RNA sequence: ACAAUGGAGAGUUUGAUCCUGGCUCAGGAUGAACGCUAGCUACAGGCUUAACACAUGCAAGUCGAGGGGCAGCAUGCUGAUAGCUUGCUAUCAGUGAUGGCGACCGGCGCACGGGUGAGUAACGCGUAUCCAACCUGCCUGUCACUCAGGAAUAGCCCGGUGAAAACCGGAUUAAGUCCUGAUGAUAUCAUUAGAGGGCAUCUGACGAUGAUUAAAGGUUACGGUGACAGAUGGGGAUGCGUCUGAUUAGCUUGUUGGCGGGGUAACGGCCCACCAAGGCAACGAUCAGUAGGGGUUCUGAGAGGAAGGUCCCCCACAUUGGAACUGAGACACGGUCCAAACUCCUACGGGAGGCAGCAGUGAGGAAUAUUGGUCAAUGGUCGCGAGACUGAACCAGCCAAGUAGCGUGCAGGACGACGGCCCUCUGGGUUGUAAACUGCUUUUAGUUGGGAAUAAAAGGCGGUACGUGUACCGCGUAUUGUAUGUACCAUCAGAAAAAGGACCGGCUAAUUCCGUGCCAGCAGCCGCGGUAAUACGGAAGGUCCAGGCGUUAUCCGGAUUUAUUGGGUUUAAAGGGAGCGUAGGCGGAUUUUUAAGUCAGUUGUGAAAGUUUGAGGCUCAACCUUAAAAUUGCAGUUGAAACUGGAAGUCUUGAGUGCACGCAGAGGUGCCGGAAUUCAUGGUGUAGCGGUGAAAUGCUUAGAUAUCAUGAAGAACUCCGAUCGCGAAGGCAAGUGCCUGGAGUGCUACUGACGCUGAGGCUCGAAAGUGCGGGUAUCAAACAGGAUUAGAUACCCUGGUAGUCCGCACAGUAAACGAUGGAUACUCGCGGUGCGUGAGUAAUUAUGCGUCGCCAAGCGAAAGCGUUAAGUAUCCCACCUGGGGAGUACGCCGGCAACGGUGAAACUCAAAGGAAUUGACGGGGGCCCGCACAAGCGGAGGAACAUGUGGUUUAAUUCGAUGAUACGCGAGGAACCUUACCCGGGCUUGAACUGCGGCUGCAUAGACCAGAGAUGGUCUUUCCCUUCGGGGCUGCCGCGGAGGUGCUGCAUGGUUGUCGUCAGCUCGUGCCGUGAGGUGUCGGCUUAAGUGCCAUAACGAGCGCAACCCUUCUCCACGCUUGCCAUCGGGUUCAGGCCGGGCACACCGUGGACACUGCCAUCGUAAGAUGCGAGGAAGGUGGGGAUGACGUCAAAUCAGCACGGCCCUUACGUCCGGGGCUACACACGUGUUACAAUGGCCGGUACAGAGGGAAGCCACCUGGCGACAGGGCGCGGAUCCCGAAAUCCGGUCUCAGUUCGGACUGGAGUCUGCAACCCGACUCCACGAAGCUGGAUUCGCUAGUAAUCGCGCAUCAGCCAUGGCGCGGUGAAUACGUUCCCGGGCCUUGUACACACCGCCCGUCAAGCCAUGAAAGCCGGGAGUGCCUGAAAGCCGUGACCGCGAGGAGCGGCCUAGGGUAAGACCGGUGAUUGGGGCUAAGUCGUAACAAGGUAGCCGUACCGGAAGGUGCGGCUGGAACACCUCCUUU
Repeated sequence: ACAAUGGAGAGUUUGAUCCUGGCUCAGGAUGAACGCUAGCUACAGGCUUAACACAUGCAAGUCGAGGGGCAGCAUGCUGAUAGCUUGCUAUCAGUGAUGGCGACCGGCGCACGGGUGAGUAACGCGUAUCCAACCUGCCUGUCACUCAGGAAUAGCCCGGUGAAAACCGGAUUAAGUCCUGAUGAUAUCAUUAGAGGGCAUCUGACGAUGAUUAAAGGUUACGGUGACAGAUGGGGAUGCGUCUGAUUAGCUUGUUGGCGGGGUAACGGCCCACCAAGGCAACGAUCAGUAGGGGUUCUGAGAGGAAGGUCCCCCACAUUGGAACUGAGACACGGUCCAAACUCCUACGGGAGGCAGCAGUGAGGAAUAUUGGUCAAUGGUCGCGAGACUGAACCAGCCAAGUAGCGUGCAGGACGACGGCCCUCUGGGUUGUAAACUGCUUUUAGUUGGGAAUAAAAGGCGGUACGUGUACCGCGUAUUGUAUGUACCAUCAGAAAAAGGACCGGCUAAUUCCGUGCCAGCAGCCGCGGUAAUACGGAAGGUCCAGGCGUUAUCCGGAUUUAUUGGGUUUAAAGGGAGCGUAGGCGGAUUUUUAAGUCAGUUGUGAAAGUUUGAGGCUCAACCUUAAAAUUGCAGUUGAAACUGGAAGUCUUGAGUGCACGCAGAGGUGCCGGAAUUCAUGGUGUAGCGGUGAAAUGCUUAGAUAUCAUGAAGAACUCCGAUCGCGAAGGCAAGUGCCUGGAGUGCUACUGACGCUGAGGCUCGAAAGUGCGGGUAUCAAACAGGAUUAGAUACCCUGGUAGUCCGCACAGUAAACGAUGGAUACUCGCGGUGCGUGAGUAAUUAUGCGUCGCCAAGCGAAAGCGUUAAGUAUCCCACCUGGGGAGUACGCCGGCAACGGUGAAACUCAAAGGAAUUGACGGGGGCCCGCACAAGCGGAGGAACAUGUGGUUUAAUUCGAUGAUACGCGAGGAACCUUACCCGGGCUUGAACUGCGGCUGCAUAGACCAGAGAUGGUCUUUCCCUUCGGGGCUGCCGCGGAGGUGCUGCAUGGUUGUCGUCAGCUCGUGCCGUGAGGUGUCGGCUUAAGUGCCAUAACGAGCGCAACCCUUCUCCACGCUUGCCAUCGGGUUCAGGCCGGGCACACCGUGGACACUGCCAUCGUAAGAUGCGAGGAAGGUGGGGAUGACGUCAAAUCAGCACGGCCCUUACGUCCGGGGCUACACACGUGUUACAAUGGCCGGUACAGAGGGAAGCCACCUGGCGACAGGGCGCGGAUCCCGAAAUCCGGUCUCAGUUCGGACUGGAGUCUGCAACCCGACUCCACGAAGCUGGAUUCGCUAGUAAUCGCGCAUCAGCCAUGGCGCGGUGAAUACGUUCCCGGGCCUUGUACACACCGCCCGUCAAGCCAUGAAAGCCGGGAGUGCCUGAAAGCCGUGACCGCGAGGAGCGGCCUAGGGUAAGACCGGUGAUUGGGGCUAAGUCGUAACAAGGUAGCCGUACCGGAAGGUGCGGCUGGAACACCUCCUUU
């Protein structure tokens, strides 16, 4: 400087992520409707449905200056009558004389204006062009004329018919009515000549001759006739544009064209005769459906999409259908004729009507207004004019139905009233400056008054000037207003009369309480509601809009979700199975030319309104006026020539041809080969063979299998063999002959763009399948049998038919896959391999074509692709647009059939899906660990008993715990109590605690009585402190709290179990990835260990591990009583550290030391490992304990405690007596005692540790067989007490239901306790059961462990303890090892799981609901065809009747609307029954799929089966795992 004013997203698939993809929302709009609400004004709008039917009124008349006339009105005149003031009034009659004028003749108008959108897919509309193929009343201009006669008819009058509508006959009459004659051309026609022009047929100036045709008056304002022009309005033709369906593909006989006629204003098959056989169509004919078109309107950034109401233009229609007449113009909304339907009148004979004009009515519907005023203005018709008419128009009325404007008050007023609501509740918060109260203002509404513009005027009348025709201009004067007493202005009073609707889970601005309890309900999508709902209903508060607010419906937008702008197709939906090729689309280099496309200038047009901008007018705005822009289009014209196209020429690089070389499992056909299989025959040979996880069916003494020999048949070709090769794809494999196509390389001789793609079309096309004919060895759907199994229509086995093979003919589909269409060009590299060619002696190297692997850039949602692209570009074809329904139904085409191709909708869901991530899981893999298995020892499961649980029972058998992780658990002690349960008897401020008020002076203790007791009654006893105010305590009364082992462990705290003492779980920063997320934490080695080391895009850190703590084992130092006694000494009873003494030792305590892979050797980079290593009390965390990461199981506990909510309150609280928790056909768990000789019994005898003890432990003595009793020392304890046993020694028993075993039972006792009946323990005597080592199965334990032996403690009056928790004594065996079972950790893999495999999920059957296909039929609709009939009108013919005539009536023919009839086609509705489909918390049968889903899955095809499905054949990987091979990358 030029140009531009313009573009937002969100929710919802998942555990989370990215993507694809649909659904939904936020915006704007409307001729709207509905709900709630409502003060005023302006402007604009108002049957979208039944083009359904219409009562009533109005919507088209006007001219007397065309006419005859005169019913009605007025005036004049004449006459009569009445009144009387004798010239007035009234009445009657006559008179067209005048004003005027109903009806009539005539002229003009009625074809405009107004309404509606049924039809119409068409030259209907829009736009542009053309008519040399046309018309045009009124209007304007020019030229010329306007002469002479005649006739009829309406009306009026007379008569007649009819209910009416209306009609007929007779007589008479006028005109600007009609007719005749005259004149007449730049008119028309014919003949002739033909300059010139054009657009193919053509047209035609200036001429000549002949023929035909005019007129009207009336009064001075006008009219009439002919001709030519103009203007206006119409008619016709053409190019382009103008909805959907191909599940409509062929249509057409006046059809297409020609010659000649007719007809028309005019061209034309518009119509007719004849001739020809054409015309249209994939660039969509025909048919079907839908629809008035445009200017414009809404939306959108735009491109587009949708719409066509109001206003303007065009078209079409006027109850339905047909037809013409008149006229300048109609085939005519308020005209005519005919037919049809409907309505009305009727005297039944016959007539009348058409609101899609304005109002209005009914009906339909969710829904749309007054039977208003005026011609004042604008406009229209008629008229000289005044004027008349005008439901056009202008106004008013109704309606929030839209847009715009205004108001419903303003200021002050509390650390904040009342009330409401909420809370952590003696108090706060909020409603809220909101109210009250004080001051101010008065728009609008109301009162009272004033009061416009719209009328510029036109027209009428008068005058003047110019001027001399009456035309124009100027001046004066008078009048006309519906809206309207409106707009507007002023006055008065007073905050006075004026706010609602929706919403408050997210999207989306705005939250709390109460009620309800998957109920009632909400919901646009996601979704809320099952007792603490911000989502339902109410309230309080808040938010958003506001005279409106919401809901519903529809359109555009968002949606780049049909993608021209501006999408895609490997895996999400989507590449045709492959090739050839027609139309079409696209196309190499260069020169010249052209100008169709293209570009630029210019001209015309693109109506107005609308839109945008400037300015202006209503107080503003909406609204209106004016000007400009825009109207992106079409056509003409003038140029340009780069590109595309056309024409002409040239070229060689694309393409093709030629010559040379030689590769290959290409195809067809013939011949031929060996091994194997099966069969046959013969031999040898004998009892089994075969088959499987194991078996059986089957074969076999009639000799199988095995083996040998010979023969037959058919099918397939081991090794080579490979990420090999060839082919368009399907596909192709022994060898060989013949025939044949293509590719590649080299040379560069020839042609000269001949090319690419390819809708339709044609051809090929695995396996299965079909037809006919062969063949049939193997294998093998179906089928049969055997197994397996709950079943097994399967997997496994034995057989076995179609088929598998060949020929001919169909079929035409596959996971026909690289899930990747074809062609061309370009864009870093590395490595292999096949076939060539060149160079080099060779190694090697260069180049071309194929075929593989890995990567840069780039692309991609990612996985991945990556010169063989899924990169960058161009061209052509095919295909996709949410999931299901469904590749289904119907229709059509093909097929012998099976079936293939094409290919929907209703309905239903809010997802379906792709890739990747983290987990979890796998009857996936790898590594590792654990008393996990194995190796061992001892048990349980069998018996009896104890104890707990289930079940059953009961008035009650209180409650809880229920796989592991409940069951000798809560309970570490149920006779009463405990106790929560049951029965019965009592109390109600209560058994306990507490606040306030009032009263009282007791309380307490003792005795007696009643009672089962609680309790009640009677008698006796009878307050304390004080500062005198009162206080404390007790009892009673009242008020407020109480109390609850009642519910919810799924509202909770706290605590606990388990995975698991497993080694894991995370974070900060950085890096990688769009992201979820990953890395770190992976890998190698190592460890008990995420313990360490090394490596390393990670570096560090935290919670866990380990260590720190306790205990035990060794040593040292210190200390020494209640401990100890080595040394020295004493010694009375039972010779005992008993005593003096000592602290050495031991013990007890305190504090230290020691162990760290430190040393050695070997291995190892290191960490570390190994060693009968050394040393050491102890050796590799020395043993044991405490210690339990992030988390999981809505795990357990409201009955230990605490606590939210709910519930009970003379009871679900509380007291008491008794009972129950101890029941008993049975089942299970945990234990004890045993079954005996490694033992029982008897006698003798040795050695602990740790604990406990006063309502206690109890020495010692006495009694008792004993439990124990009576005495009694010591000890609140290193001092006293609490008996160790197994062991060892000796004896006896001798294998048995015993001298084993001790249950059960009888008797007699002891002890505790208020009390041992239900329901205690212990003692003695007697009794003496089962049981002789325990099925399937299962538990514990790796060293001072298992096993075995006893001791102590808690609870406790006692004890059902064989339980629990501790203590010591004696004291083993075994571990090759990690294949398997179980559990766990790490890595990896698959997944359709994520409530996470106790997952997910498929199909039949059964039930309910919904939509839909088929179906004997039945019913209906529009369109078409054939035949019959056929009105009016028009045309043709005739016309004896009428008419002077022209002509007409009548009659006949042609033709059509309509009607009838017949056979079909199409569409729709309904339909017994029937098919599948969809949906629906808990139905049945199985388990097909997802993991190797337990037989890998899937595709095509065939057969079979209740069902998922199974099997055969071929194909695919979108299959896991293992082994091997090859290759790549990095170091």